[in-house]
C1' cells in the first nucleotide's frame, strides 16, 4: 500500500502546555455503518423422558472410533454446509490452490413484529503475481 471486520467520517470543549502546532488521548453532539428488545396478523400451543432458554459472530449439523459404566463433554477420523484470500477500479457467478469453522455475552427471560427504546464503532493480520465469463463506474 492493503486485508478480515458493523466497527468510519465531521465538528466542538479539555488535559498534555511551558511560546505554539499537529497527530494521538478524554468528553459531547451529528452523519453513516452494524446489533438487540418491541403490537395487531401469522406462527407457536396438549402429554411423558432427558435435559433450561436466548444473543453476536463465518464459525454449524450429521455419522463412525476411543476417553467410561453412562456422558450434553474432549479426542480423533469422514460427510454436508458456511467464511476469507490486493496486481487498473467495484460488483456477481463458476473454477484452481491456500486458510478458518475460535470466542464471548444475556442470566430462567425474549417467535416475528409498525410505532417506540436501547447498545457497538473494539480488536487482529502480510494474503503473494491464480483462471474464465458477465454488469458497472471512471
Nucleotide at each position: 500500500c492493503g486485508c478480515c471486520u458493523a466497527a468510519u467520517c465531521c465538528a466542538c470543549g479539555g488535559a498534555c502546555a511551558c511560546g505554539a502546532c499537529a497527530a494521538g488521548c478524554c468528553g459531547u453532539g451529528g452523519a453513516g455503518c452494524g446489533g438487540g428488545g418491541g403490537a395487531c396478523c401469522c406462527a407457536a400451543a396438549u402429554c411423558c423422558c432427558c435435559a433450561g432458554g436466548g444473543g453476536c459472530u463465518a464459525a454449524u449439523c450429521c455419522c463412525g472410533c476411543g476417553g467410561u459404566g453412562a456422558a450434553u463433554c474432549c479426542g480423533u477420523g469422514g460427510g454436508a454446509g458456511g467464511c476469507g484470500c490486493a496486481g487498473g477500479c467495484u460488483c456477481u457467478u463458476u473454477u484452481a490452490g491456500c486458510g478458518c469453522c475460535a470466542g464471548c455475552c444475556c442470566g430462567u427471560c425474549a417467535g416475528c413484529u409498525a410505532a417506540c427504546c436501547c447498545c457497538g464503532c473494539a480488536g487482529g493480520c502480510c494474503u503473494a503475481c491464480g483462471a474464465a465469463a458477465g454488469a458497472g463506474a471512471a
The prediction has a mean pLDDT of 78. c-di-AMP riboswitch aptamer (ydaO/yuaA leader) from a soil metagenome, 138 nucleotides, folded computationally. The model forms 96% of the base pairs in the Rfam consensus. RNAcentral holds the sequence, with entries from MGnify.